This is a predicted structure of a 76-nucleotide RNA (transfer RNA) from Microbacterium phyllosphaerae.
Rfam family: tRNA. Gene Ontology term of the family: triplet codon-amino acid adaptor activity.
The RNAcentral record of the sequence draws on ENA.
Taxonomically the source falls in Microbacterium (Bacteria, Bacillati, Actinomycetes, Microbacteriaceae).
RNA sequence: GCCCCCGUAGCUCAGCAGGAUAGAGCAGCCCUCUCCUAAAGGGCAGGUCGCUGGUUCGAAUCCAGUCGAGGGCACC
Numbered sequence: 001g002c003c004c005c006c007g008u009a010g011c012u013c014a015g016c017a018g019g020a021u022a023g024a025g026c027a028g029c030c031c032u033c034u035c036c037u038a039a040a041g042g043g044c045a046g047g048u049c050g051c052u053g054g055u056u057c058g059a060a061u062c063c064a065g066u067c068g069a070g071g072g073c074a075c076c
Base pairs, nucleotide, nucleotide: 001073002072003071004070006068007067010026011025012024013023019057028044029043030042031041032040050066051065052064053063054062
């Protein structure tokens, strides 16, 4: 230098041949249950979908650039 893959909630990940309010589990907070705790059950909160720009009526999803992590190839 070239190629591939990943980046979404505090953590681990789904969703990605465009569509209507962006999800799950764990963690957090509240409630029920219990003598208390744990477990179990219910609820709440938490996101500019790495960033910038573009296409589009509409982008997490498509395109371009860029940043970061990982892998492969090449040069030396």